[in-house]
Molecule: RNase P RNA; transfer RNA
Organism: Polyangiales bacterium
RNA sequence: GGAGCGGUUCAGGCGAUCGCCGGCUCAUGAGAGCGGGAGGAAAGUCCGAGCUCCGCAGGACAGAAUGCCAGUCAACGGCUGGUGGGGGUGACCCCAAGGAAAGUGCCGCAGAAAAUAUACCGCCGCUCCGCUCGCCGUUGGCGGGUCGUGCGGUAAGGGUGAAAUGGCGAGGUAAGAGCUCACCGGGCCGGCGGUAACGUCGGUCGCAUGGCAAACCCCAUUCGGAGCAAGACGAAAUAGGGAGGCGUUUGAGGAUGGUCCGUCCGAGCCUCCGGGUAGCGUCGCUCGAUGCACGAGGUGACUCGUGCACUAGAUGAAUGAUCGCCGCUCGUCUUUCGGCGACGAGGACGAGAACAGGACUCGGCUUACGAACUCUCCGACC
RNA sequence: GGACGCUUAGCUCAGCUGGAUAGAGCGUUGGCCUCCGGAGCCAAAGGUCAGAGGUUCGAAUCCUCUAGCGUCCG
Numbered sequence: 001g002g003a004g005c006g007g008u009u010c011a012g013g014c015g016a017u018c019g020c021c022g023g024c025u026c027a028u029g030a031g032a033g034c035g036g037g038a039g040g041a042a043a044g045u046c047c048g049a050g051c052u053c054c055g056c057a058g059g060a061c062a063g064a065a066u067g068c069c070a071g072u073c074a075a076c077g078g079c080u081g082g083u084g085g086g087g088g089u090g091a092c093c094c095c096a097a098g099g100a101a102a103g104u105g106c107c108g109c110a111g112a113a114a115a116u117a118u119a120c121c122g123c124c125g126c127u128c129c130g131c132u133c134g135c136c137g138u139u140g141g142c143g144g145g146u147c148g149u150g151c152g153g154u155a156a157g158g159g160u161g162a163a164a165u166g167g168c169g170a171g172g173u174a175a176g177a178g179c180u181c182a183c184c185g186g187g188c189c190g191g192c193g194g195u196a197a198c199g200u201c202g203g204u205c206g207c208a209u210g211g212c213a214a215a216c217c218c219c220a221u222u223c224g225g226a227g228c229a230a231g232a233c234g235a236a237a238u239a240g241g242g243a244g245g246c247g248u249u250u251g252a253g254g255a256u257g258g259u260c261c262g263u264c265c266g267a268g269c270c271u272c273c274g275g276g277u278a279g280c281g282u283c284g285c286u287c288g289a290u291g292c293a294c295g296a297g298g299u300g301a302c303u304c305g306u307g308c309a310c311u312a313g314a315u316g317a318a319u320g321a322u323c324g325c326c327g328c329u330c331g332u333c334u335u336u337c338g339g340c341g342a343c344g345a346g347g348a349c350g351a352g353a354a355c356a357g358g359a360c361u362c363g364g365c366u367u368a369c370g371a372a373c374u375c376u377c378c379g380a381c382c
Numbered sequence: 383g384g385a386c387g388c389u390u391a392g393c394u395c396a397g398c399u400g401g402a403u404a405g406a407g408c409g410u411u412g413g414c415c416u417c418c419g420g421a422g423c424c425a426a427a428g429g430u431c432a433g434a435g436g437u438u439c440g441a442a443u444c445c446u447c448u449a450g451c452g453u454c455c456g
Stems, first nucleotide, its partner, number of pairs: 001378004006374005012326007020037002023034004039355001043366002046364005051227004058261004063223005068082005083097001084095004098218002103216002105212003120158002122154005128148001130146007166184002169181003185207001186205008231283004241273006253265003290309008328352007336345003383455007392408004401439001410426005432448005
C1' cells in the first nucleotide's frame, strides 16, 4: 500500500424550554404533581414455533417443502463442527451436495456421427484399370512406384463442438485398437481408521450405458387447517315478510379442510326484493424457550448453576423541535511544543453524524446502513 | 393477515414448454413526392429484456434474493 465484505462493539451524552402518548396519585372540576415512552434491523414477511379456535385431524389422491454426515435447539429449510467438491498465491470464501443403470424428454449451429451407434479426410490390405520406371530380351513376361474405381479392415491422427464412447506411454499390428502391459482415472470386493459422511491400503474387473433432474419424473423424510380481523365476554337491536328453486331418512345443507371416502349434526337451505340494530367497549396484551453479569462444561452452535433487573402497549396510532455545554469524525489555519524531516501533540474556526420507526409474542434468515476497535493474509521497503 | 400477477425501444404489446442477429404497431429522424404542409412511399436510429447472484455449453425465458407497481379475499 492492497486484501480477507474475517471478528467484536456502539448507535452520541448531559441540562434547559416548548410540545405529543399511555400509567399512577391528588382534585367536584378546570387542572396539578410523579414516573415511563422504539431497533439492530422495529423492515421484507422468506422459514420455524409459542398462543387461540375448529370435529383431537382416520384413509386415499392431489399439493408443498426438504435432500452429504454428526450435533445443537421448543422447533426449523436456521446455527455449529466436519466430509466431499469448487475459487483464490494466501488470509479466507462459495456449494439447491439423493437418483441419469425406472421411464419420458432435450442437447440449436457446426460436425461423418449428439447417444445407438457411425465413418468426411486420412491410414492399411486385396482386386481392376490407366500412366510411368527397372529387368528379362521381344506381338510378351516379372517386379516396383503412383492417380483413380470397387470390396474390406481401422478409429491412432486431422477437423467440429460445451460435450465424441477413459487418459498417457510402451509393446504389438498390414494399418490399428485395453488387443497386451506399466502408471493415472473408474466400477466391484475386502482389510484398517472414523459415531458417520468419508479416507486409506490391498485385490480384482480391460472399462460394461455422455450431459441436463434450478426439464418432467423417481426415491426417502416431513406436513390437519386457519390465523390476534385468532378467540372470549359485554353492550345495542332482535322481526319478521314476499317471490322463485332444492330438500326432509332415497339426506338438501352444515361441521374452515383442495377433492373423495369415512365420522358427527341434521330440517331446513339457496337466490332475489324490501326492512331492523350495530359499524362499539373490555380482555387477549406483554414476565418471556426474557435480558445482563459471573462461574462451570463443550472446538463450537449451545447448555447448566448463582445473582440482579424488568422500563411502550397505543388503535389511525405518541416518542418531536429549539438552544447551550461536552464528546466523536473530517477539513483549513497555526508567532505554541517535540522531531533533521515526514509528521505527531496542543489551540482556533468551520462542517458533519447514517439506515430507519413498534401494532400478539419469540427464534432465525434476508435486505438497508454510519462509526470505531481488533485479528489475519499478500506485496514492497528498512 | 392471506393468495397471486406484472416489469421487454419514447408509448402500447409479442416472444417466456431455454438455441443468440430480441421483434411488431404507433412515435422519432433522414430521403422521395409537393409551391409548402399533411397523407403516402423508402430507409435508419433507438434495448444493460427492472436490479443482483446462481443452474446450464448456452438465460428475456429456469431458480433465489431485492426494488417498484398492481389485482383479489377476509